The prediction has a mean pLDDT of 86. The part of an RNA shown here (small-subunit ribosomal RNA, 5' domain) has 484 nucleotides and comes from a metagenome. It matches the Rfam family "Bacterial small subunit ribosomal RNA". The full RNA is in RNAcentral, with records from SILVA.
[in-house]
Context: one part of a larger RNA
RNA sequence: GAUUGAACGCUGGCGGCAUGCUUAACACAUGCAAGUCGAACGCGAAAGCACCUUCGGGUGUGAGUAGAGUGGCGGACGGGUGAGUAAUGCUUGGGAAUCUGCCUAGUAGUGGGGGAUAACUCGGAGAAAUCCGAGCUAAUACCGCAUACGCCCUACGGGGGAAGGAUUUAUCGCUAUUAGAUGAGCCCAAGUCAGAUUAGCUAGUUGGUAGGGUAAAGGCCUACCAAGGCGACGAUCUGUAGCUGGUCUGAGAGGACGAACAGCCACACUGGGACUGAGACACGGCCCAGACUCCUACGGGAGGCAGCAGUGGGGAAUAUUGGACAAUGGGCGAAAGCCUGAUCCAGCAAUGCCGCGUGUGUGAAGAAGGCCUGCGGGUUGUAAAGCACUUUCAGUUGGGAAGAUGAUGACGUUACCAACAGAAGAAGCACCGGCUAACUCCGUGCCAGCAGCCGCGGUAAUACGGAGGGUGCAAGCGUUAAUC
Numbered sequence: 001g002a003u004u005g006a007a008c009g010c011u012g013g014c015g016g017c018a019u020g021c022u023u024a025a026c027a028c029a030u031g032c033a034a035g036u037c038g039a040a041c042g043c044g045a046a047a048g049c050a051c052c053u054u055c056g057g058g059u060g061u062g063a064g065u066a067g068a069g070u071g072g073c074g075g076a077c078g079g080g081u082g083a084g085u086a087a088u089g090c091u092u093g094g095g096a097a098u099c100u101g102c103c104u105a106g107u108a109g110u111g112g113g114g115g116a117u118a119a120c121u122c123g124g125a126g127a128a129a130u131c132c133g134a135g136c137u138a139a140u141a142c143c144g145c146a147u148a149c150g151c152c153c154u155a156c157g158g159g160g161g162a163a164g165g166a167u168u169u170a171u172c173g174c175u176a177u178u179a180g181a182u183g184a185g186c187c188c189a190a191g192u193c194a195g196a197u198u199a200g201c202u203a204g205u206u207g208g209u210a211g212g213g214u215a216a217a218g219g220c221c222u223a224c225c226a227a228g229g230c231g232a233c234g235a236u237c238u239g240u241a242g243c244u245g246g247u248c249u250g251a252g253a254g255g256a257c258g259a260a261c262a263g264c265c266a267c268a269c270u271g272g273g274a275c276u277g278a279g280a281c282a283c284g285g286c287c288c289a290g291a292c293u294c295c296u297a298c299g300g301g302a303g304g305c306a307g308c309a310g311u312g313g314g315g316a317a318u319a320u321u322g323g324a325c326a327a328u329g330g331g332c333g334a335a336a337g338c339c340u341g342a343u344c345c346a347g348c349a350a351u352g353c354c355g356c357g358u359g360u361g362u363g364a365a366g367a368a369g370g371c372c373u374g375c376g377g378g379u380u381g382u383a384a385a386g387c388a389c390u391u392u393c394a395g396u397u398g399g400g401a402a403g404a405u406g407a408u409g410a411c412g413u414u415a416c417c418a419a420c421a422g423a424a425g426a427a428g429c430a431c432c433g434g435c436u437a438a439c440u441c442c443g444u445g446c447c448a449g450c451a452g453c454c455g456c457g458g459u460a461a462u463a464c465g466g467a468g469g470g471u472g473c474a475a476g477c478g479u480u481a482a483u484c
Stems, first nucleotide, its partner, number of pairs: 001484004006480005013356006019349002021314001026312003030309003035073003040070002043067001048061005080267003089192007098184002103180008111145001113143002120135006151160003165172002193239003200230003205227008242264004246257004269290005292303004320346001322345003328342001329340004359389004369380004393425001395420005403411001428473005433454003439468005449456002
């Protein structure tokens, strides 16, 4: 000098665009953040209103609505965090032994049967969470049979395996299979922080055979056999750390960093496990154990903000318990639509960058006042006042887009335009001994204090404190911390 996710002190007018728990991966009250489909299926209220009534109630409507349940798809995306991880990671470049819901293209089908079960009713247990028994019922839920160009297995003889309908006439589906696309899993090479005051490490360890397992190669696992494998080109151990595109700095080489945005990885109270599924060993799913919190009738139960807000705590320090699905995108649905704290917006903060303003011209009696003085004057200073103008921004009133291909606008008192009023509402901070731009007076008297370094201060201090003046930046200016 440049820079920062900064903080602190003083000060503070406006707008645009960004950014905002770097610390305790500490604990969390409350609300919301993942639902949707009646064009898969069977059930099915109530209030209200009208009528009837033997005053018990009944009928119609509300309404096949609300609602839960079976079933399908989605809850593996999106959002958060960086604890772990020095390599099961990441980056670059290769590879073969794989899977892939929805989507696209092609081929061939969609025949005929069966038995259950939730909801519901009845009964029971329990404080609750919830659970048990009996009975009834439907399906695109479940199970055989038939069929099989192609598909799978094969000892090449043969053997095995599908399907489901719905609505109103347009389709949407279902099954098998071949390709594609997308996504994902796996392998290899090279690169990827510090320490030798860490020198030896390793028994599923290294390789083979056989088997198992997986979507798939493989000690991935098991049995047997062999004795290998890694290491001063740094193994092992210890410490630290998510990696990258990039960011900052620098003429570059390099050095430091990895906030925001984008890609990958890992994690979801801590540890372990599998289930379902095309996909998870699953943040707002399940089971077990643990710590913690809550409820309890003491028998037993419930929970997981590193989602968005918000609270306590920690800290020098970091925001609203806001609006809307209008746009973009996502899930479901044939659609209408519903959901969406993703997202788009608004709020708060000079946290940063950028832009604008706080007036303009004229004005010498060089006014008054302040300060200095050699008492003549000098300086503040065209500065002010005065005179003549202008109205950016802010303000008030009126109009008013684009963002929306038909409808639909949270933003929105929008942007923008016009009119009106009036210089009106808008300047501070640091420094002035040298480095380093900028000097005098008063106070103080090695005191009080200053200080980045050199150093100032002990009675004439341009270095302390105040004042006048000046210098530099400017809605900021300084200080501290950090990097080059």